Molecule: transfer RNA
Organism: uncultured Acidobacteriota bacterium
Formats: sequence, structure tokens, C1' cells
RNA sequence: CGGAACAUAGCUUAAACGGCUAAAGCGUUCGGCUGAUAACCGGAAGAUUAAAGGUUCAAGUCCUUUUGUUCCGACCA
Repeated sequence: CGGAACAUAGCUUAAACGGCUAAAGCGUUCGGCUGAUAACCGGAAGAUUAAAGGUUCAAGUCCUUUUGUUCCGACCA
């Protein structure tokens, strides 16, 4: 330099052809249980779906650009 894939709660992942109030596990927090801790049970908080545009009645999902990460290739005095 060229190409490809990926980006969603703190972490790990979901979300058939576009149709939702974006879901779950772990973690956090509150309560229950226990002599106490863990485990277990119940509740709560936690998301500008990387950013900016576009298409559409409707975008996490489609298109464009940018940013970041990973991989492949080229170059390498």
C1' cells in the first nucleotide's frame, strides 16, 4: 500500500427473510436463606447497537464514508 472479516450493557454472546419495549449468562447491587461464608432463591441498575451520513412507513440488521481491532497478501533500502 491492496483485500477481507468484525465492532450490541463492565465481560462473553443472542436478536429467520428489515417490523420490539434490544434478550440471556457471568459480574455489580439490594433483599431472602445460613450461626456465618459460599451455593441457592427473588428483585434492581446497567445499551446514543463504534462514529457520521443515506435508503425506507420502519434500520442492531441494507448502502456509503470514517475510526478501531483481527487476518491475508504485497513492499522492505